Small-subunit ribosomal RNA, 3' major domain from an uncultured bacterium, 472 nucleotides, folded computationally. The coordinates come from a structure-prediction model, not an experiment, and the mean pLDDT is 84. RNAcentral holds the full RNA, with entries from ENA and SILVA. Its Rfam family is "Bacterial small subunit ribosomal RNA".
[in-house]
Context: one part of a larger RNA
């Protein structure tokens, strides 16, 4: 100087408190440990591993296991020889690849190009090891308010000062003071989005008045909505109180919005030998007829058990049935697929329109009625049987969906523990990425829409000053 203290002072944060909804009990989904296995590939490990890498394991993926092939190799460059093709089709063999037979088949400036086969090595190849040899990237403290430098001054020196003090702020934010004076990285602002208005523009969007219709379908119009570009607007600017005549703070006016308006992107110096050699790159070590490569089948999906994260419930603020209304944000050509017809249904037939403000995917909770009458039930849907549908060479191991039948546990969950302060929690559905198919996950979107916040004694984390110190 730091770090630490069950030392002190001050301050902050859904940290506690006040509330709401959960988790922990049940069933299932998913990840992990353990066990098992020929293999159950590998990594991640308190917070900060465990719906994590994986934005999607039937084959492929795939790295694992068993078995069968290849050895200059699946991939790259160089050399020599041969061929004119290679590719593709057919037959045969095989579990499949490999192998065998046959058909068809180039350009040329004759140097060659391109491709294949054979050969020799240089080499290729490695998801093999080391993240404690590394680069790059990432998590975390933490969007916390800190971390430093130049000159000067003080100290023998390590260092101090500045950065401490009085106020104030979300903030080392600003003001005042001061042996300091300045500066840099952070804070804030500049960026995106949302909330108001204006201008420009008016189709594929919209419809006030006119005509008109089943329908903004059409004529017409661009006022309104909306779209998307440019601007305006908020700055403690104005008024009053407090304050030191300051910074600032409290109240008010006007305003769509008021004191950072809401949300996002943005992550200082550093900490954890934190994570990653399996994204990639890379030093060293190791393998080289195998730790490389290819194919078939299996495994990653096992199951006495334990834990994490979710979904569905235990019902009447509800279940079932009928009718009826309203979004936003997206995606779409090997695609989205309307109306119509068939099927109880999943779905099928068919194909209008649409490379899309034009067409399509396409809402639910809600509202209006009916019924159930507190039961393990018309709650709940696990499990199982049968019959089907879809994708795909192929659903046995091991996919999703439908119908009929079956109808388990579960009557609100111990100790404990999590999230959330407003269009938030809770609740309701919709879309997208990945993707042939396969979400209760993830990332977004809108609909309905609360309660509580006295306060900082205590728990946790953090910041500043100070004190002690057996650590540095």
């Nucleotide at each position: 100087u730091g770090a630490c203290g069950g030392g002190g002072a001050c301050c902050c944060g859904c940290a506690c408190a006040a509330g709401c909804a959960g988790c922990g009990g049940a069933g299932c989904a998913u990840g992990u440990g353990g066990u098992u296995u020929a293999a159950u590939u590998c990594g991640a490990a308190g917070c900060a591993a465990c719906g994590c890498g994986a934005a999607g394991a039937a084959c492929c993926u795939u790295a694992c296991c068993a078995g069968g092939g290849c050895u200059u190799g699946a991939c790259a460059u160089c050399c020599c020889u041969c061929u004119g093709a290679c590719a593709g089709g057919a037959c045969u063999u095989u579990a499949a690849u490999c192998g065998g037979u046959u058909c068809c088949u180039u350009c040329u400036u004759c140097g060659g190009a391109c491709a294949g086969a054979g050969g020799a090595g240089a080499c290729a190849g490695g998801u093999g090891g080391u993240g404690c040899a590394u680069g790059g990237u990432u998590g975390u403290c933490g969007u916390c308010a800190g971390c430093u430098c130049g000159u000067g001054u003080c100290g023998u020196g390590a260092g101090a000062u500045g950065u401490u003090g009085g106020g104030u702020u979300a903030a080392g934010u600003c003001c005042c003071g001061c042996a300091a004076c300045g500066a840099g990285c952070g804070c804030a602002a500049c960026c995106c989005u949302u909330g108001u208005c204006a201008u420009u523009a008016g189709u594929u969007g919209c419809c006030a008045g006119c005509a008109g219709u089943a329908a903004g379908a059409u004529g017409g119009g661009c006022a309104c909505u909306c779209u998307a570009a440019u601007g305006a607007g908020a700055c403690u600017g104005c008024c009053g109180g407090g304050g030191a005549u300051a910074a600032c703070u409290c109240g008010g006016a006007g305003g769509a919005a008021g004191g950072u308006g809401g949300g996002g992107a943005u992550g200082a110096c550093g900490u954890c030998a934190a994570a990653u050699c399996a994204u990639c790159a890379u030093g060293c070590c190791c393998c080289u007829u195998a730790u490389g490569u290819u194919c078939u089948g299996g495994g990653c999906u096992a199951c006495a058990c334990a834990c994490g994260u979710g979904c569905u419930a235990c019902a009447a603020u509800g279940g079932u049935c009928g009718g009826u209304a309203c979004a936003a944000a997206g995606a779409g050509c090997a695609g989205c697929g309307a109306g119509g017809c068939c099927g109880u249904g999943a779905g099928g037939c068919g194909g209008a329109g649409c490379a899309a403000a034009u067409c399509u995917c396409a809402a639910a909770a809600g509202c209006c009625g009916a019924u159930c009458c507190c039961a393990g039930u018309u709650c709940g849907g696990a499990u199982u049987g049968u019959a089907g549908g879809c994708u795909g060479c192929a659903a046995c191991u091991c996919g999703c969906c439908u119908a009929c039948a079956u109808g388990a546990a579960g009557u609100c969950g111990g100790a404990g523990u999590u999230g959330c302060u407003a269009g938030u929690a809770a609740u309701c559905g919709c879309a997208g990425a990945u993707c042939a198919g396969a979400a209760u996950g993830c990332u977004g979107c809108g609909g309905u829409g609360a309660a509580u916040g006295c306060g900082u004694u205590c728990c946790c984390g953090g910041g500043u000053c100070u004190u002690g110190c057996a650590c540095u």